This is a predicted structure of a 77-nucleotide RNA (transfer RNA) from a Candidatus Dormiibacterota bacterium. Taxonomically the source falls in Candidatus Dormiibacterota (Bacteria, Bacillati). It matches the Rfam family "tRNA". The family's RNA type in Rfam is transfer RNA. Its mean pLDDT, the model's own confidence on a scale to 100, is 80.

RNA sequence: GGGCGCAUAGCUCAGGUGGUUAGAGCGCUACCCUGACACGGUAGAGGCCCCAGGUUCGACUCCUGGUGCGCCCACCA
Numbered sequence: 001g002g003g004c005g006c007a008u009a010g011c012u013c014a015g016g017u018g019g020u021u022a023g024a025g026c027g028c029u030a031c032c033c034u035g036a037c038a039c040g041g042u043a044g045a046g047g048c049c050c051c052a053g054g055u056u057c058g059a060c061u062c063c064u065g066g067u068g069c070g071c072c073c074a075c076c077a
Base pairs, nucleotide, nucleotide: 001073002072003071004070005069006068007067010026011025012024013023019057028044029043030042031041032040050066051065052064053063054062
């Protein structure tokens, strides 16, 4: 220098054909349960989806550029 993949909740990850309120597991909080803890049960909080622009009536989703991380290839005085 070229190519590919990933970026969504505290963590690990899903997400569809663009469309009403963005999800799961774990974790966290409250309550129930227990003598207490754990397990288990019920309820709840928590993210405007990496950034900027574009397309569109409408973008987490499509397009362009950028940033970060990972992998492959090439080059190297």